């Protein structure tokens, strides 16, 4: 100095699964009612909380182990489980591509 590997950041791409059911409360307000200058009810829509069933699998986590290694022992999946997470949009998102900045070991 280069390559492989790895870490961080930025940009782009990025799937699956019900805008599910029930209840309480709040906001806006079409409209209606009454003992009418006030009061009551209030669809549609939205917000939030609690609970139930269904479903997904690509944050994370766990399990088996294909596989890999420097082979004492380690690392380990896109497989499986669904604890967590998610099921309109948004956010998130394994992974892929490009760019930038580092790094132990090894060649």
């Nucleotide at each position: 100095u280069c390559g492989a590997c790895u870490c961080u950041c930025g940009c782009g791409g990025g799937a699956g699964a019900g805008a599910u059911c029930g209840g309480a409360c709040c906001c806006c307000a079409a409209g209606g009612c009454c003992c009418c200058c006030g009061g009551c009810c209030g669809a549609c829509g939205g917000g939030c909380c609690c609970g139930g069933a269904g479903c997904c699998g690509a944050a994370g986590g766990c399990g088996c182990a294909a596989c890999c290694g420097c082979c004492c022992c380690g690392g380990a999946a896109a497989c499986g489980c669904u604890c967590a997470g998610g099921c309109a949009a948004a956010c998130g998102g394994a992974c892929c591509g490009c760019g930038a900045g580092g790094g132990g070991c090894u060649g």
Background
The prediction has a mean pLDDT of 76. A computed fold for a 107-nucleotide RNA from a Caulobacteraceae bacterium, annotated as Glycine riboswitch aptamer. It matches the Rfam family "Glycine riboswitch aptamer". Rfam links the family to the GO term glycine biosynthetic process.